[in-house]
Molecule: c-di-AMP riboswitch aptamer (ydaO/yuaA leader)
Organism: soil metagenome
This record gives sequence, structure tokens and C1' cells, in this order.
RNA sequence: CGCCGAAUCCCGUCCGGCCCGGCCGGAGGGGAACGGGGGAACCACAGGCCACGGCCAGGGGCGAAUCGCCGCGAGGGGCGGCGUAGCGCGACUUUCUUUCCGCGCGAGCCCGACAGCUAACCCCGUAGGCGGAGGAAAGA
Repeated sequence: CGCCGAAUCCCGUCCGGCCCGGCCGGAGGGGAACGGGGGAACCACAGGCCACGGCCAGGGGCGAAUCGCCGCGAGGGGCGGCGUAGCGCGACUUUCUUUCCGCGCGAGCCCGACAGCUAACCCCGUAGGCGGAGGAAAGA
């Protein structure tokens, strides 16, 4: 300087150190902005069984990260491969050239029997992880 991502910016207080009218570090608070969840009316939805007391299959959220096939394993947990819905990048724009289109992801985690949408209202997060498609010309 740039990329994925909501994950950025501003203000105050306290403590410690130093080269002390300032700088550095730590703790904690407030605000803005961005992001996420819960939450009416209207609308949508309305599982199965039952002895009517209940029982069973559960269900949901963040995220691009779903779905299918194959192999190994024991028909398990799991591991691997090939695709795929979907997602990201190629460092201002255009042209030429260089092989011209290429490269990568397609995870993980959380709630805990419970949530459709949803105005008012309420709650939460502001992390983490990475690094260049070359050359030339013109414009901005």
C1' cells in the first nucleotide's frame, strides 16, 4: 500500500513509563457509522400417532460456503476425490502485447425444544486471516 470480512472513526477517564507544555503502553467508559438477532397487526403456515393424559420425527441462526456422485473404512464415526448452486480477486480507465482469460473459495461455528414475516421497542458484534497477472502507450 492492497485483499477477504460488518469488523471502522471520534471523544473522555484512570494507571504506569519516558527524552515530561508532549510521546509510548495498559485498563475501562461514551458516541457515530456499519453489521446481525429477537419482536404486532395484515399475510403466510397448520406433520404423524393416540387410551386425549401425552408421544415421535425436531427446529433455528451467522456465513458465498449448498447439493450430487464416486472411493477407502465395517453398511459406523470419519477420510479423500470429481463436480455443483453460490462467492471473491486479478491495485484508476482504455488500447496493444504476453499463453489469454486466469487464479482462488465452495469452510467453520452457534442456540438448546425455541424464534415465519414484522412498525414501535429490545438485545448483540466491530474479530480474525492474507498479499500483488507482466510490459508498453494514452488519458485522468